[in-house]
Context: one part of a larger RNA
RNA sequence: CGUCGGGUGGCUGAGAGCAAUCUGGCCUUAGUACGAGAGGAACGGGCUGGAGGCGCCUCUGGUGUACCGGUUGUCAUGUGGCAUCGCCGGGUAGCUACGCGCCUGGGGAUAAGAGCUGAAAGCAUCUAAGCUCGAAACCCCUCUCGACACGAGCCACCCACUCUGCUACGCCGGGGGCUGGUGACAGCAACCAUGUAGCAGACGAGGGCUCCCGAAAAAGACGGGUUAAUAGGGCGGCGGUGUACGCGGGGAGCUUCGGCGACCUGCUCAGCCGACCGCUACUAA
Repeated sequence: CGUCGGGUGGCUGAGAGCAAUCUGGCCUUAGUACGAGAGGAACGGGCUGGAGGCGCCUCUGGUGUACCGGUUGUCAUGUGGCAUCGCCGGGUAGCUACGCGCCUGGGGAUAAGAGCUGAAAGCAUCUAAGCUCGAAACCCCUCUCGACACGAGCCACCCACUCUGCUACGCCGGGGGCUGGUGACAGCAACCAUGUAGCAGACGAGGGCUCCCGAAAAAGACGGGUUAAUAGGGCGGCGGUGUACGCGGGGAGCUUCGGCGACCUGCUCAGCCGACCGCUACUAA
């Protein structure tokens, strides 16, 4: 952009893609069938590997510049900065393999082939008519996409198909004004009402942007937003590190005799922290 008003949600499935399985060993069948013997199967059943594929993070391992601790130099006296994360020891989530789980069956039509019935050809013959079987190959069930499938499909619901102004054209009717006529009346115009089209505005389902984010993500897209737990904060759980600051006690030794003092120990399974799991509208959607 189209799909013949606009939109939201849900389908159908023409068609397309992938098609996911492959294989070893062992046990059993069985020292059986077979065979003079030597030797020596299979159908079926079970166990266990390898390759490949898909998924996952409970376990194990890796990473983990979140985090915690130790420690050196220096700035300094901050629970801090810098030095490759300074170096070192650990390490949640996430991501991962070296870890874990799964990888299978059924149907259809067939190939070579095996057969049934059966003539040509009184027999025979799987074939000529007809029929039954029969492969990792083929088709379908299964998985993914899919109505731009131009034969553009279907279902449900929502909104609109309305109003106002201007312009153009048309017109049934009205027409208090004007023209003509002595008059009945006739004609014309503004205007009212009315129809169609165009333009502008209003209304409007719904959508988008801004905004807070995400186990969604290259950009778009996708998912969430007060009738809300989306992010932050707070609180709790679980977890990481490994016992904080301060104070009390001890303390090799030093001392100007006042005291100081690495370190150890108690308060302390502490302190600090978390991407995880929840609760809570306090802040922001």
Molecule: large-subunit ribosomal RNA, domain VI
Organism: Candidatus Heimdallarchaeota archaeon